This is a predicted complex of two RNAs, RNase P RNA and transfer RNA, with 449 nucleotides together. Model confidence (mean pLDDT): 76 of 100.
């Protein structure tokens, strides 16, 4: 210098006709789908709708049960599946070989119980297919009366083979063959005690033990969640059929609200259901000043959090934010010394509002680490 | 805007608790027939929408996507 991993950050800019939303301010053929002239007018994800919270409605959330999410520890946080630090597992690289660097984990519990482990293979968890033994017990043979040989009861998990996975591992010892039977190191899991952190956890000491694997299997534990979402909800206007027809019920209450279920609570006669018709189908709030951004300083390893300063910046409702010219800017490509020419400039579009996670992106710019190659 | 489901040969669907993915129609080959239809017999056709994870094994389980149907005022 170049390339690559990670991570952060930014994500075109000017002018100029035309149009569009919103607000405000003047005009009037006076209150509007008018005209005119200022102002301002998409995102880092506005996106998936995948978590959590605000807010509003039911009884400012009430019982039990079914359901669903979470899952090492401490901290952030309005709260979280979210984020920061760390423990503890798993890979990779590096050398001082047990430490260090970077990445990564949906990481409670199979020693609470059940279920599964396909083909192989004797066996997949109640191990006996080859083999190993024949000490003890029966019985038959042989007989040199010491024993041998056979067979029945039976022992053995060391060896071979199968498998993704075989019943703690080396070594000894022991033993009829063997086996944590025993013993020595060593490996892991309970219980307990000591040290050291807030805490996962770490060291180390005593005792018991050796259970294969699977909970992104049913389960258990242990926390959490009440349900609907702006089509929540409130208000205003407007309209009328409070009429027909069947049926039901009026406190001994038919219905209906209220969360999957069952209680509970509540409202309830000018009422309910169904039939056939009628009428209406705008408006306003809510709705953008909020756990706001933005900069300094200050605690904290760090997510964060405080204090002061300072700004206010779309609000449309079938749905506005757009075209068209010219320039700059950054890149590609051809020609090819400066230069000329054409092309590109992504991913995407607010819908109640905010904090996360995911996904999608063309390029710039920054820090950190590899690794090559050149100088020094 | 809120919420639910599905995707497997050409097409239309199976696959209960993870264990080599079938079925009918179609296609295509052979038999029959003078030829065609029907029939019969056989044969090939599959990354299981797409990437990752769990686990010895994934169509099936768990994530994230992508398309496409539903359904709520």
């Nucleotide at each position: 210098a170049a390339g690559g991993c990670a991570g952060g950050u930014c994500g075109u800019c000017c002018u100029g006709u035309c149009g569009c939303g919103u607000u405000c301010u003047g005009a009037c053929a006076u209150u509007g789908u008018u005209c005119a002239g200022a102002a301002u007018g998409a995102g880092g994800a506005a996106a998936g709708u995948c978590c959590g919270g605000g807010c509003a409605a039911c009884a400012c959330a009430g019982a039990g049960c079914a359901g669903c999410a979470u899952a090492c520890u401490u901290c952030c946080u309005a709260a979280c599946g979210g984020g920061a630090a760390g423990c503890c597992g798993g890979c990779u690289u590096g050398c001082u070989u047990g430490c260090a660097a970077g990445c990564u984990g949906a990481g409670a519990g199979c020693u609470a119980g059940u279920g599964c482990c396909a083909c192989a293979g004797a066996a997949a968890a109640u191990a006996a297919c080859c083999g190993c033994c024949u000490a003890a017990g029966u019985c038959u043979c042989u007989a040199u009366c010491g024993u041998g040989a056979g067979a029945c009861c039976g022992g053995c998990a060391a060896g071979g083979g199968u498998g993704a996975a075989a019943a703690c591992g080396u070594g000894g010892g022991g033993u009829a063959a063997g086996a944590g039977c025993c013993c020595a190191c060593g490996a892991c899991u309970c219980a307990u005690c000591c040290g050291g952190g807030u805490g996962a956890c770490c060291g180390g000491g005593u005792g018991a033990g050796u259970g294969g694997g699977u909970a992104a299997a049913c389960c258990u534990u242990a926390u959490g969640c009440g349900u609907u979402g702006a089509a929540a909800g409130g208000c205003c206007a407007a309209a009328u059929a409070a009429a027909c027809c069947g049926g039901g019920g009026a406190c001994u209450g038919a219905g209906g609200g209220u969360u999957g279920c069952u209680c509970g609570c509540c409202c309830g006669a000018u009422c309910c259901c169904g039939g056939a018709g009628g009428g209406u189908a705008g408006g306003c709030c809510g709705u953008u000043u909020g756990a706001g951004g933005u900069a300094a300083c200050g605690u904290g390893u760090g997510a964060a959090c405080g204090u002061u300063a300072u700004c206010c910046a779309a609000g449309a409702u079938a749905a506005a934010u757009g075209a068209c010219a010219g320039g700059a800017a950054u890149u590609c490509u051809g020609c090819a010394u400066u230069g000329c020419a054409g092309g590109a400039u992504a991913c995407a579009g607010a819908a109640c509002c905010c904090g996360g996670c995911u996904u999608a992106c063309a390029g710039g710019c920054c820090u950190g680490c590899c690794u090559u190659u050149u100088u020094u | 805007g809120c919420g639910g489901a599905a995707a497997u040969a050409g097409c239309u669907c199976a696959u209960c608790u993870g264990g080599u993915a079938g079925a009918g129609c179609g296609a295509c080959a052979g038999c029959c027939u003078u030829c065609c239809a029907a029939g019969c017999u056989g044969u090939a056709g599959g990354u299981g929408g797409c990437g990752g994870g769990u686990u010895c094994g994934a169509g099936u389980c768990c994530c994230g996507u992508u398309u496409u149907c539903c359904g709520c005022u």